[in-house]
RNA sequence: GUAUGCCUUCGGGGCAAGGUGGAAUUCCUGACCGGCGGUGACGCUAUAAAGCGAAGCCCGCGAGCCUAAAGAAAUUCUGGCAGAUCCGGUGAAAAUCCGGAGCCGACGGUGAAAGUCCGGAUGGGAGAAGGCAUUA
Numbered sequence: 001g002u003a004u005g006c007c008u009u010c011g012g013g014g015c016a017a018g019g020u021g022g023a024a025u026u027c028c029u030g031a032c033c034g035g036c037g038g039u040g041a042c043g044c045u046a047u048a049a050a051g052c053g054a055a056g057c058c059c060g061c062g063a064g065c066c067u068a069a070a071g072a073a074a075u076u077c078u079g080g081c082a083g084a085u086c087c088g089g090u091g092a093a094a095a096u097c098c099g100g101a102g103c104c105g106a107c108g109g110u111g112a113a114a115g116u117c118c119g120g121a122u123g124g125g126a127g128a129a130g131g132c133a134u135u136a
Base pairs, nucleotide, nucleotide: 003134004133005132006131007130008129009128010127017029018028019027031116032115033105034104035061036060037059038058042053043052044051045050056103057102064081065080066079069076070075085101086100087099088098089097107119108118109117
């Protein structure tokens, strides 16, 4: 260093200012936000190696919903559903760089329709870091 098992900790952000109305952070104008892994022609550490940072809309995962099965239950587990990007530039090459313009966002609740409020959730969680044990 690799593999396996176990333990600990960590592990999501956001309607300013207005309009209408009896009532809206739910509608309208507008504002704001972007989980995790991968990839990445960019950036930084003088250079290299190495490392670190770098995609909401490229690939995948997570939460949510439906569902076969097991279980007294907690829960485990099978199958499925589930969002969004273009144009221009540079270049050998752009889904990622630069510029511009767009677009998207579970379920239940609610004085009125919610990515942003309240709730399930003091939950779950992709995973991240560290530690211990064992094998080669």